[in-house]
Molecule: transfer RNA
Organism: Verrucomicrobiota bacterium
């Protein structure tokens, strides 16, 4: 310095191409089942979708700028 990918609940993802109510496992609360524990079942909370514009009637999705991470390659040595 060039190309590429990634970035979404507490983790680990999907969703994205082809815009229209944010989801899936685990987790975490309540409650139920136990003598109590795990287990089983119900139920719930939990998101600025990396940021900022910008198209649109609508944007996690399309543009476009930034910003972090990673991967090749160049370069130095």
């Nucleotide at each position: 310095c060039g190309g590429g990918g990634c970035g979404u609940a507490g983790c680990g993802c999907a969703g994205c191409c082809u815009g229209g109510u944010a989801g899936c496992g685990c987790g975490u609360u309540u409650g139920c089942u136990u003598g109590g524990g795990g287990u089983g079942c119900a139920a719930a909370a939990g998101g600025u979708c990396a940021g900022g514009a910008g198209u649109u009637c609508a944007a996690a999705u399309c543009u476009c700028c930034u910003c972090g991470c990673c991967c090749c390659g160049a370069c130095c040595a």